[in-house]
């Protein structure tokens, strides 16, 4: 270069038009003599830009960053 694929909390995935969910880590409270362990809460997330649509992580199109694949 062409061609495919991916991008979601601190990690690691799921969701594919209609409230964004789980692990694992953070914090709080409870529970202990004290840690651990468990119990119940919080915070913290759709890579950017535009487009379609009553509504977009979800379709579409550029852009950036990665994987593969062909030369």
């Nucleotide at each position: 270069g062409c061609g495919u694929c991916c991008a979601u909390g601190a990690u690691g995935u799921a969701g594919u038009g209609g409230u964004a969910g789980c692990c694992u880590g953070c914090u709080g409270c409870c529970u202990u003599g004290c840690c651990a362990u468990g119990g119940c809460g919080g915070a913290c997330g759709u890579g950017u830009c535009g487009g379609u649509u009553c509504g977009a992580u979800u379709c579409c199109g550029g852009c950036u960053g990665g994987g593969c694949g062909c030369a």

Transfer RNA from a Planctomycetaceae bacterium, 71 nucleotides, folded computationally.
The organism belongs to Planctomycetaceae, within Bacteria.
The sequence is in RNAcentral, with records from ENA.
Its mean pLDDT, the model's own confidence on a scale to 100, is 80.
It matches the Rfam family "tRNA". Gene Ontology term of the family: triplet codon-amino acid adaptor activity. About the family: Transfer RNA (tRNA) molecules are approximately 80 nucleotides in length.